[in-house]
Molecule: transfer RNA
Organism: Patescibacteria group bacterium
RNA sequence: GCCAGUAUAGCUCAGAGGUAGAGCAGCGCCUUCAUAAGACGUGGGUCGGGGGUUCGAAUCCCUCUACUGGCA
Numbered sequence: 001g002c003c004a005g006u007a008u009a010g011c012u013c014a015g016a017g018g019u020a021g022a023g024c025a026g027c028g029c030c031u032u033c034a035u036a037a038g039a040c041g042u043g044g045g046u047c048g049g050g051g052g053u054u055c056g057a058a059u060c061c062c063u064c065u066a067c068u069g070g071c072a
Stems, first nucleotide, its partner, number of pairs: 001071007010024004018055001026042003030038001048064005
């Protein structure tokens, strides 16, 4: 330099055009002398930045950035 992939909650990931989910973690509460485990409840993300298409975009297109892989 060229090509491809990834970027969504604190972490690991789902979501394949119709108002964003799970597990773990966190918080509250119950249980216990106490801790752990367990039961119940609960908050948390303008989806990496910008633009385009569409009635509607995390999702499709372009571009930029970061990271990863391949080729040279």